[in-house]
Transfer RNA from an Ardenticatenaceae bacterium, 73 nucleotides, folded computationally. Rfam family: tRNA. The family's RNA type in Rfam is transfer RNA.
Parts: sequence; structure tokens; C1' cells
RNA sequence: GCCACCCUAGCUCAAUUGGCAGAGCGACGCUUUCGUAAAGCGUAGGUUAAGGGUUCAAGUCCCUUGGGUGGCU
Repeated sequence: GCCACCCUAGCUCAAUUGGCAGAGCGACGCUUUCGUAAAGCGUAGGUUAAGGGUUCAAGUCCCUUGGGUGGCU
């Protein structure tokens, strides 16, 4: 230099053929306990890497940029 893939909550990852952004862990609160842990219930937490385009509607499709991984040279 070229090619492919990836970027979504604090972390690990889902999200069907474009149609309500979710789970687990973690955090916090409550219940339980003399107290802690465990367990149960609940709450908060998101500019879906950035910008633009297509569309009634974009995490999803297209373009550009940034970052990461792998391959080729």
C1' cells in the first nucleotide's frame, strides 16, 4: 500500500427480510438476616464510533472519516 471483518449500557454480547434498542454480569435501592454473604424483587444507565445520504421509518442499506483485528504484498 491492497483486501475482508468488527465498533450497540461500565464490561461481554444480542437485536429475524429495514418496523417499540434488549439480555447476562456489574452499580444502586428494597425484601430477607443480629450483621455479612447468598437468594428474590425492582430502579437507573444508550448521540448504536463520527459525519452525510436513501427511506414514511436506519443499529440494520449506501458514501466518507476515525479506531481495532486478521490476511496479502
The organism belongs to Ardenticatenaceae, within Bacteria.